RNA sequence: CUCGACAAAGGCAAAACCGUCGUAAGGCGGUGACGCAAAGCUAUGGGCCCAGGACGCGUGUCCGGGGUCGCCAGGCCGCCGAAA
Numbered sequence: 001c002u003c004g005a006c007a008a009a010g011g012c013a014a015a016a017c018c019g020u021c022g023u024a025a026g027g028c029g030g031u032g033a034c035g036c037a038a039a040g041c042u043a044u045g046g047g048c049c050c051a052g053g054a055c056g057c058g059u060g061u062c063c064g065g066g067g068u069c070g071c072c073a074g075g076c077c078g079c080c081g082a083a084a
Stems, first nucleotide, its partner, number of pairs: 002084001003081002011036002016031006034070001040076003044073003047068004052063004
């Protein structure tokens, strides 16, 4: 450095509920734990989601905007040290 233990110390917090922001997707706070070796940060690529506009009007296509990092990947930082 890679790697990831029936290890140790810890950490985070799904769904649901309550409050709040938002047209919405969804975000924030509290309660709560489904799980997580990056479930830490980042919207860079892809995927998915939301609303708006235009064309067409049987279907659909295009344009930019917003969201999701606990969808996948990339980038940055990081606890511990079994086995390999």